[in-house]
Molecule: RNase P RNA; transfer RNA
Organism: Nitrospirota bacterium
RNA sequence: GGAGAAGACCGGGUGAUCGCUUGGAGCGGUAACGCUGUAAGAGGAAAGUCCGGACUUCAUGGGCAGGGCGCUGGGCAAUUCCCAGGCGGAGUGAUCCGACACCAGCACCACAGAGAAUAGACCGCCGAUGGGCGAAGCGAUGGGAUUCCAAUCCCGUCAGCUUGGCUCAGGUAAGGGUGAAACGGUGGAGUAAGAGCCCACCGCGGUGGUGGCGACAUCACCGGCAGGGUAAGCGUCGCCCGAUGCAAGGCCAAAUAGGAAGACAUCUGUCGGCUUUCUUCGGAGGGUCGGCGACCGGCUGGCCCGGCCGAGGUCUUCGGGUAGGCCGCUUGAGGUUCGAGGUAACUCGAAUCCCAGAGAAAUGAUCAUCACCGUUUGGGAGCAAAUCCUAGGCGGGACAGAAUCCGGCUUAUAGGUCUUCUCCACCG
RNA sequence: GCCGGCGUAGCUCAGUGGUAGAGCAGCUGAUUCGUAAUCAGCAGGUCGGUGGUUCAAUCCCACUCGCCGGCUCCA
Repeated sequence: GGAGAAGACCGGGUGAUCGCUUGGAGCGGUAACGCUGUAAGAGGAAAGUCCGGACUUCAUGGGCAGGGCGCUGGGCAAUUCCCAGGCGGAGUGAUCCGACACCAGCACCACAGAGAAUAGACCGCCGAUGGGCGAAGCGAUGGGAUUCCAAUCCCGUCAGCUUGGCUCAGGUAAGGGUGAAACGGUGGAGUAAGAGCCCACCGCGGUGGUGGCGACAUCACCGGCAGGGUAAGCGUCGCCCGAUGCAAGGCCAAAUAGGAAGACAUCUGUCGGCUUUCUUCGGAGGGUCGGCGACCGGCUGGCCCGGCCGAGGUCUUCGGGUAGGCCGCUUGAGGUUCGAGGUAACUCGAAUCCCAGAGAAAUGAUCAUCACCGUUUGGGAGCAAAUCCUAGGCGGGACAGAAUCCGGCUUAUAGGUCUUCUCCACCG
Repeated sequence: GCCGGCGUAGCUCAGUGGUAGAGCAGCUGAUUCGUAAUCAGCAGGUCGGUGGUUCAAUCCCACUCGCCGGCUCCA
């Protein structure tokens, strides 16, 4: 000098004028309200509403269903968040990324390919073993020729022997080829050719030791390999979760209504025995025991069981009114500074501060000036270029906008500042 | 504010892991004197966008953009 990595921060300043919202003060006004001056008035994401809570009302006996999460340890009110670590992956590195439990069961794996999950023989290799074919040599034997014989030559035959060849059955998963993926990898030994068939190393699995809280790492021994991928497919295992969202919910006032239609079951269950009271002697009432019956409707947040309620009926549908005020509402797991503990997230302690609270929604606009950025003109430094200094002109300033409140995550964001670290090149 | 759904050809919709389809519309040809209808054929797609899972994504997951719908209180 160049290229990067991580983290933190800013997100224009000042002044004037005109406006807006809220609080409190004074004055005027019966009040609504008006006027004067005063104090405060958007964000790092206020956004998406993706997680987790606070708070609210309802529910709260059990089970099922449903939803979420998934390496380990810690932090936190809680979390799917954060910190530290492990493992895997990317990068030369600083560093970054990881929905990172389980493939036992079911399902799927198109096309291509011989074969796609209790593997598979298309090409290639072999053809040891068992057959077939034909060739050569040897041997045995028959016939013929030369010929008296021997010997030689020719033509044959053979369940014969040997050699090499082709081929069938077969063997083979080393090699080729297909594919995203082909049932451990490399090398050797071995074999007819091959193969964890055997051996060494690596990988994998198991057992044990050591280190670590743990995830896990490492070492030793044993095993010849256990048999692909997908669970962001169904599923399994473990853990967690009640529903509802400030349009929650509460109070006041006004207005309207004090309704209409429809559906529905039950209404001191019944029979028998014993006992008791009354009796007009026919019975009636009460108590207790046992049998039978125990339906229907509604509520119980989605279903089932269970539970509760049913004449001052229950349920469904339709119809009516309002769009006002107050509370909830902003003091909070709050901010700032300092100290302590902890590697860190974070926690504890002390001091100090009060920092929007509207209700269709205020927080703005204009001008001047300074700072910043871009572009351009003049002058200067510089041999020149680059670059710098100076004076001026023109232009620019992102993403975005509180709505019950917090803690996170994610997404958007012009331009700028600082700190730490890495790699490369050059110079000393 | 809170909750839910949708996005595929010009339009209306299928397809829900394995080369994206239908109807209408469009274009060309045939038929006709000509048009319509009819017949034959053709073209047209970043499946809203980005990233991930997977061998493979319209489909599964996450983020994002756009559109649509529902939800007040009294009684």